Record summary
The RNA shown here (small-subunit ribosomal RNA) has 1438 nucleotides and comes from an uncultured bacterium. It matches the Rfam family "Bacterial small subunit ribosomal RNA". Rfam links the family to the GO terms structural constituent of ribosome and ribosome. The sequence is in RNAcentral, with records from ENA and SILVA.
């Protein structure tokens, strides 16, 4: 894009088409073929005339029912059931044919006879109808006459041709026609030939799928003779012969009317076959023939059958696939209309008749065109509705409103058509039986329609579909993997442009949308115009039929091609012009086209076909050569196992490590004979020979090939190859041997959860060999054969020149590595997957499935050919990057290894889960959560629970008013808070402030939920060395390269190299803190010299020199030597130096990952709450308590605790503090009280340490829980639920299981001290500070994490991936199945209608001819056997 379309929503007009696609299913009721009286007897109705006895009667007239006779009825109309065919289409041909009406020539047109319907009588039946007698016509039938140019016999003559033959023609014989009516004008009848028109047969070419139909035929196939026919003909009979069609698809099965066309496509093609117009077929199913010019006949007929209806039950009717209509049936198709006006068509001399043909109306948006639903102005850009960043603004939107115009359409009303011209009739011309003009007159169903004209007045007229891509169109709200959308991909699990709404916006618009179906896009069946290494797809190999292709030169031909020309491809339609409807669809002229077929003249390059010749393709000869080719015999020597015989003695064999199994019956070892059956070590290779398979000790015979070199010969003898033949590894099978090792099965023994495996210990087929079968393989180069071109380097095997693998050509063959070229790449690349020929094979998404059925082979196994129903939306290649791997290299880390402490065992502290509980707030949950948030839960915090209250208040603004603020009483209450009372002012002239209450009102609250809607900060990989970028350069692309590669480093840190050069976040370095040294400055710090001064002290003068304090500068850079090294860099108890290789220590965390943590630090979107999920209060609770984990503390003791005395420190804090000192208390503490807002005073006492003294291995003078008693302190308040004192008490705990943590040096252990938070503190936490002060590291297999660089990979939410099979229940579709059931086609037999052939003395007839009966033949019926093809079915498979 189409459509004979259907449903869904809407719907104003008109104009032009078109409408059962299903049930060729039945069918009420109408109507669809009659017509002629100028053929004919008549005359029933009608309607004139005559006549009448008024009853009638009378063909006289106009006419005309029924009935004889003529045309018609074989057209016009309908459907497509059948038919795969000479049925259609084309082109041709009848020397084999017919043709009524028409038209031209010619010619006749004469006489007779017999019937018969009607009519009349009279009979039968329900009816339909039918039987009998009597009598009658014709253009009805029949007979005789006439006739040739017609038929037929037989004789001849010219011609011609296409084999039988054909045409014209003479004479002879023989047979055969006719009809009448009239208005006299004519109409007809007969015979001949001739024309047109209409069929009738033959032929060659096309015409659907199936080979899972391969063999078909017996009147077949020819022939000869006869029959029949309008004619050939097996078209039928009889007789001979044995043919005939098929792989170029016979035959059978399915399916179907076929062309012109129509829809699509650029074309080829593809699908189509309605409407119109040509053929066919069919007409309730099947068969039959009569009539006739034509029919085997829709609206004729006979018989059979099914159905249906009438019936008096004897018996009869009937055919809408004509136009309407009906019912069925379907998703679905229309009025029981009008007219012969107009074209046609019968029939008639006509007038006229009939004509559901035909021309018209109705209905129906089915389609195809065409109008119309107004046009112009118009911004307060109106309200209203959506949206939002919301005092506004944006959009609907010039849209409306208003104004003004127009009037096609509508609606009245009024005129009013062409289509009509002829027949016919009147008149009149011309020639005159009649024919033509020419003038009037009569006809219109549609229809008062179409079409003009006036009036009215924007009047009467918009919808459907969609808006995530594709694909033109964005928002808001509902819902919340629900509802529900979908053509594909996919959308929906609380911020959905995909789902419903709604706004807005898109596309088309009296339509629009959606199923259906078709072509297209799809080069996705590929003639134009693909493909087969690895995506489907090369037969396992040769050989060789048909078949298709095929080397040169020449001659002839002219099938094939080409090129004129001549017919012919029916109109319609398409296409191009030109006209008619206002237009346009539609219609009409007119051309072009109509790629086709047939003849015909030519040309002859090519190709075929005929001949004659060539040699280079191809074979043959001679002569070498090569090789695990092959078939058979014969030999051999190692190994191996078994047997006898000897040494010998206890294991021996096996494995990862056993164990089964051998062995004191003497095993294994070893030594000697013997015998077995089976492979063939070195050689050996990337090697050599076969067509594949495949082939290896040596040797003989017998066969085969290849290459090489050389002459000659043959002359295209080629190439390939659909069937077909033959060989064809292992595995199997059949028979027969033989059987050493191996060795399915199979049995023990291990291994494991299991182990019907992997291992191990035996051990049957079967591996050998003969014969025969099997015919498959990753039968692979995954790469058909064959020829011919087209760069090269390099190795290797035969052969040939030359003595010679120096070395080079050179042919044939085996391999690397590459140009061009190909390819999707990955590759291939003279051995092509490259450039071309020819010829075979296969392939068209994945599974089902190499299955099922069928057929073919096989002894079986199976083999071969080979589907389909479901059922997915992918299956697949080849690269990329990245992940991952019980893959590989390389390298790092307290990773493991070496050590020292520890945890798990116990008490107790604190966190978590769990479990309680009214509540036990929440929140963190593998490392990366559990002394974490929270560096301080008694109240308070506090979010939790209980109770009592409050409602725009617990706080802020802003506020009309009011009043000072503030203070301090009383009542009630747990208290919050409710009621009540006293006192009281200031600042400023004023206005008014400050300060406090407070209507109404704006602005509220929320630790409620969502960390998976966010910012923002946090962990962790990891302080690990990575992540990237521009530009260039590869590659079609993901990408890559750089960044790899050698080396080197703590480092992507450097240097080298290199299609790469550079650059940026990271590393490092710059910064702070420590180690050393100068320079300055010396106060609160210091005190060497110098003075003074105490019991004693830097205490005071005073000093800047040391210590130390804070600012500042140096200092360290592999810079120096010495070995390696190109360098980079490493190494070295080197030198020097306080300090050596990054001195030690800290901040610093690169692209990212974990939808990691955090809505409860805070912000935030969205949601929810608004006498509560806000806020006030009091008391509880977070502290709970069978138990389970995680961090810690103190200890389990002599390296110790206990008493007593004695030394040394950092860094820190302090006024609601810190607190000297004295005084009281055994003490925690109090009392009084200097000094210090600090280098100045106070915490402040460091303490392991050292000196002396007890204790002696015990649950102890070790621990130190638990518990009683008594107190201190802080604090509104220590009862739930605080800390510290004293005094008693004195519990487990004797170094800790399986695991399993921390540290590499000022580190680890140990020992203390200061601080935050804080009234006090559950502080053993946490941060920080110093004292004291080690042991180990051979190394990098291994455990964990990690870099890089390779490799696989089916993973890409990445290995915690992906994914395979049983089983379970339900369900879909299929094969098998005992059977049961239906169809359709052949075939045999029986039986047989009507017709049709044909036989016939009896009966009719004058005759022709006809009835009866017999034989044949056939539709239909019956019956048998067998194929096919379906349905359905317990069971049953996959």
């Nucleotide at each position: 894009g189409a459509u004979g379309a259907a449903c869904g929503c809407u719907a104003g007009c008109g104009g032009g088409a078109g409408g059962c696609u299903u049930a060729a299913c039945a069918c009420a009721u109408g109507c669809a073929a009659g017509u002629c009286g100028a053929g004919g007897g008549g005359c029933a109705g009608c309607a004139c005339g005559u006549c009448u006895u008024c009853g009638g009667a009378u063909g006289g007239u106009g006419g005309c029912g029924a009935c004889c006779g003529g045309c018609g009825c074989a057209c016009g109309g309908g459907u497509g059931c059948g038919u795969a065919a000479c049925g259609c289409g084309u082109a041709u041909g009848c020397a084999a044919c017919u043709u009524g009406c028409c038209c031209u020539u010619a010619a006749c047109u004469g006489g007779a006879a017999c019937a018969u319907a009607g009519c009349c009588c009279g009979g039968g039946g329900a009816a339909a109808c039918u039987c009998g007698g009597a009598u009658u016509a014709a253009u009805u039938u029949u007979c005789c006459a006439u006739a040739g140019a017609a038929u037929c016999u037989g004789u001849u003559u010219u011609c011609g041709g296409c084999a039988u033959c054909g045409a014209a023609g003479a004479a002879a014989g023989a047979u055969u026609a006719a009809a009448g009516c009239u208005c006299c004008g004519g109409c007809g009848g007969u015979u001949a030939a001739g024309g047109a028109u209409a069929g009738g047969c033959a032929u060659g070419c096309g015409u659907c799928u199936g080979a899972u139909u391969a063999g078909c035929u017996u009147g077949u196939u020819g022939g000869u003779g006869a029959g029949g026919u309008a004619a050939c003909g097996g078209c039928u009979c009889a007789c001979c012969a044995a043919g005939g069609c098929a792989a170029u698809g016979a035959u059978c099965a399915g399916u179907a009317g076929g062309g012109g066309u129509u829809c699509u496509g650029a074309g080829a093609g593809g699908a189509u076959g309605a409407u119109c117009c040509c053929c066919c077929a069919c007409a309730c199913u099947g068969g039959u023939a009569c009539u006739g010019a034509g029919a085997c006949a829709c609206g004729g007929a006979c018989c059979a059958g099914a159905c249906u209806c009438c019936u008096a039950c004897g018996g009869g009717a009937g055919g809408c696939a004509g136009c309407a209509g009906u019912g069925a049936g379907g998703a679905a198709u229309a009025u029981u209309g009008g007219u012969c006006a107009a074209u046609g068509g019968a029939c008639g001399c006509a007038a006229g008749u009939c004509u559901g043909a035909a021309c018209c109306a109705g209905c129906c948006a089915u389609c195809c065109c065409g109008c119309g639903u107004g046009c112009a102005g118009g911004a307060a850009g109106a309200a209203g509705g959506c949206c939002c960043u919301a005092u506004g603004g944006g959009u609907u939107g010039u849209a409306a409103a208003c104004u003004g115009c127009u009037u096609u359409u509508a609606u009245a009303c009024a005129c009013c058509a062409a289509g009509a011209a002829a027949c016919c009739c009147c008149u009149u011309c011309u020639c005159g039986u009649g024919a033509g003009g020419a003038g009037g007159g009569c006809u219109g169903a549609c229809g008062g329609u179409a079409g003009u004209g006036u009036a009215u007045g924007a009047a009467u007229a918009a919808g459907c579909a969609c808006c995530g891509g594709c694909u033109a169109a964005c928002u808001c709200c509902g819902u919340g993997c629900c509802a529900g959308c979908a053509g594909c991909c996919g959308c929906g699990g609380u911020a959905a442009u995909a789902c419903g709404g709604a706004g807005g916006g898109u596309g088309c618009a009296a339509g629009c949308g959606u199923u259906a179906u078709c072509c297209g896009g799809a080069u996705u069946u590929a003639u134009u115009g693909g493909g087969u290494u690895u995506a489907a797809a090369g037969g396992g190999u040769g050989c060789g039929u048909a078949g298709g292709c095929g080397g040169g030169u020449c001659u002839g031909u002219a099938a094939g091609u080409c090129a004129g020309u001549g017919g012919u491809g029916a109109a319609a339609g398409c296409c191009u012009u030109c006209a008619g409807c206002u237009u346009a669809a539609c219609u009409g002229g007119a051309g072009a086209a109509u790629u086709g077929c047939c003849a015909u003249u030519g040309a002859u390059a090519c190709u075929g076909c005929u001949g004659a010749c060539c040699u280079u393709g191809a074979a043959u000869u001679c002569g070498g050569u090569u090789g695990a080719a092959g078939u058979g015999g014969g030999c051999g020597g190692a190994a191996u196992g078994u047997g006898u015989g000897g040494u010998g003695u206890a294991g021996c064999g096996g494995u990862g490590a056993a164990a089964u199994g051998c062995a004191u019956a003497g095993a294994u070892a070893u030594c000697a004979c013997a015998c077995a059956g089976a492979a063939c070590a070195c050689c050996g290779a990337u090697u050599g020979c076969g067509a594949a398979g495949g082939c290896a000790g040596c040797u003989c015979a017998c066969u085969a090939a290849g290459c090489c070199g050389a002459u000659a010969u043959u002359g295209a003898c080629g190439c390939u190859g659909a069937g077909g033949c033959a060989c064809g590894a292992a595995a199997g099978c059949g028979u027969g041997g033989g059987g050493a090792g191996c060795g399915a099965a199979c049995a023990g023994g291990a291994u494991u959860a299991g182990a019907u495996a992997c291992c191990c210990u035996g051990g049957u087929a079967g591996u050998c060999c003969a014969c025969g079968c099997c015919g498959u393989a990753a039968a692979c180069g995954a790469u058909g054969a064959u020829a011919a071109c087209u760069c090269g380097c390099u190795g290797u095997u035969g052969g040939c020149g030359a003595u010679a693998u120096a070395c080079u050509g050179u042919c044939a063959g085996c391999g690397g590595c590459c140009u061009a070229g190909c390819g999707a790449a990955a590759g291939c690349g003279u051995u092509a997957a490259g450039u071309u020929a020819u010829c075979c094979a296969c392939u068209u998404g994945g599974g089902g499935a190499g299955u099922a059925c069928g057929u073919u082979c096989g002894c079986a196994a199976g083999a071969a050919u080979g589907a389909a129903a479901c059922u997915c939306a992918a299956a697949g290649g080849a690269a990329u990057u990245g992940a991952c791997g019980g893959g590989g290299g390389u390298c790092c880390g307290c990773a493991c290894a070496a050590g020292c402490g520890g945890u798990g065992g116990a008490g107790c502290a604190u966190g978590u889960g769990g479990u309680u509980u009214a509540a036990u707030u929440c929140g963190a949950u593998g490392a990366u959560a559990c002394g974490c948030g929270a560096g301080g839960a008694a109240c308070c915090u506090u979010a939790c629970c209980u109770a009592g209250g409050c409602u725009a208040u617990a706080a802020u603004g802003c506020g009309a008013g009011u009043g000072a603020a503030a203070g301090u009483g009383c009542c009630u209450g747990a208290a919050a808070g409710g009621g009540u009372g006293c006192u009281g002012g200031c600042c400023g002239c004023a206005a008014g402030g400050a300060c406090a209450c407070a209507a109404a009102g704006c602005a509220a609250g929320g630790u409620g939920c969502u960390g998976c809607a966010u910012g923002g900060u946090u962990g962790u990989c990891g302080u690990c060395a990575g992540c990237u970028c521009g530009u260039g350069c590869c590659g079609u692309g993901a990408g890559g390269u750089g960044u790899u590669g050698g080396g080197u480093u703590a480092a992507g840190u450097c240097c080298c190299g290199c299609a790469a050069c550079g650059a940026g976040c990271g590393c490092a370095a710059c910064c702070c803190c420590u180690a050393c040294u100068g320079a300055u400055a010396g106060u609160u710090g210091c005190c060497a010299a110098c003075a003074g001064g105490u019991a004693a002290a830097g205490c005071u003068g005073g000093g800047g020199a040391c210590u130390c304090u804070a600012u500042u500068a140096g200092a360290a850079c592999u810079g120096c030597c010495u070995a390696c090294g190109c360098a980079a860099g490493u190494a070295g108890a080197g030198a020097g130096g306080a300090a050596g290789g990054c001195g030690g220590g800290g901040a610093u965390g690169a692209c990212g990952u974990c939808a990691a943590a955090u809505c409860a630090u805070c912000a935030u979107g969205g949601c929810c709450u608004u006498u509560a999920u806000g806020c006030c209060u009091a008391g509880g609770g977070c502290u709970a308590c069978a138990c389970a984990c995680g961090u810690g503390c103190u200890a389990c003791a002599a390296u110790g605790g206990u008493g007593a005395g004695g030394a040394c420190a950092a860094a820190g804090g302090g006024c609601a503090g810190c607190a000297a000192g004295c005084g009281u208390g055994c003490g925690a503490a109090u009392g009084c009280a200097a000094g210090c807002a600090a280098a100045u005073c106070c915490c402040c006492a460091a303490a392991a340490c050292c000196u002396c003294a007890c204790c002696u291995c015990a649950g102890u003078u070790c621990g130190g829980a638990u518990u009683g008693c008594a107190g201190u302190c802080u604090g509104c308040a220590a009862c739930u639920c605080g800390a510290c004192u004293g005094c008693a008490u004195g519990a487990a705990g004797u170094u800790g299981g399986a695991a399993u943590c921390g540290c590499u040096a000022g580190u680890a252990a140990u020992c203390g001290u200061a601080g935050a938070u804080c009234a006090g503190c559950c502080a053993u936490g946490c941060u920080a500070c110093g004292g004291u002060g080690a042991a180990u590291a051979c190394g990098u297999u291994c455990c964990c994490g990690g870099a890089c660089c390779u490799u696989g990979u089916a993973c890409a939410c990445a290995c915690c991936g992906c994914c395979c099979g049983u089983c379970a229940a339900g369900c879909c579709a299929u094969g098998g199945a005992a059977g049961u059931u239906g169809g359709g086609u052949g075939c045999g037999c029986c039986u047989a209608a009507a017709g049709a052939c044909u036989a016939u003395c009896a009966c009719c007839g004058c005759g022709a001819g006809g009835a009866g009966u017999g034989g044949u033949u056939u539709a239909g019926g019956g019956u048998g056997a067998a194929a096919c093809c379906g349905a359905u079915a317990a069971c049953u498979g996959g």